[in-house]
């Protein structure tokens, strides 16, 4: 940089000791010990594995693709407060307000940005 996913799911113990939830605003978590690290446990199914099918040609037990399997190997990652905690930019709809506007608050919805994870 590209692609996919991002309202589901899954916690106990130990060590440490004051911050943490990316950023900003909000709102939360936290001395009844957060965050981090370690151990064990778990979730999920991106990659890998495996089964069945379809297609391709350079016919190799190769490539592409659809579906199933976590009782799926001492597998590779990831994850285990809150939707990625919510919003941020933009568009639409609705209620309300008055300064009647390309207006503002609030709510709902669509798209995006940013972030995260995986694969390349």
């Nucleotide at each position: 940089c590209u692609c996919a996913u991002u309202c589901a799911g899954a916690g106990u113990g130990g060590u440490c000791g004051a911050g943490g939830g990316a950023c900003u605003g909000g709102c939360c978590c936290u001395a009844a010990g957060a965050c981090a690290c370690c151990a064990c446990g778990g979730c999920a199914a991106c990659c890998g594995g495996u089964u069945c099918g379809a297609g391709g040609c350079g016919c190799g037990u190769c490539c592409u693709u659809g579906a199933g399997c976590g009782u799926c190997c001492a597998g590779g990652u990831g994850c285990c407060a809150a939707a990625u905690c919510c919003a941020g930019c933009u568009c639409g709809c609705g209620u309300c307000g008055c300064u009647u506007g390309c207006c503002g608050c609030c709510g709902c919805g669509g798209g995006g940005a940013a972030g995260a994870u995986g694969a390349g």
Model confidence (mean pLDDT): 84 of 100. A computed fold for a 120-nucleotide RNA from a soil metagenome, annotated as SAM riboswitch aptamer (S box leader). The sequence is in RNAcentral, with records from MGnify.